This is a predicted structure of an 88-nucleotide RNA (c-di-GMP-I-GGC riboswitch aptamer) from Aneurinibacillus danicus.
RNA sequence: AACGAUAAAGGCAAACCUAUCGAAAGAUAGGGACGCAAAGCCACGGGUCUAAGGUUCCAUGGGAAUGAUGAUAGCCGGGUUACCGAAA
Repeated sequence: AACGAUAAAGGCAAACCUAUCGAAAGAUAGGGACGCAAAGCCACGGGUCUAAGGUUCCAUGGGAAUGAUGAUAGCCGGGUUACCGAAA
């Protein structure tokens, strides 16, 4: 450097519940553990989710379409930093 034990010391925390924020997706905090060797960090590429505002259409009841400036790092790739040390 790479790799990842039924190792040691530790770490994170899905669903769900409560509170707050948000138009929503979702986020934060507390509880809680499905899992995780980068489930640390970064929206750069792809994917996915949302649709407030904008635009267009139908139309006056509002509805529909479109589409990130939103979200997701626990979807994949990429970048970057890092604890431990059996086997190969």
Annotation
Of the family's consensus pairs, 95% are formed in the model. The coordinates come from a structure-prediction model, not an experiment, and the mean pLDDT is 87. It was read from a public genome assembly, where an Rfam model found it. NCBI's taxonomy places the organism under Bacteria, Bacillati, Bacilli, Caryophanales, Aneurinibacillus.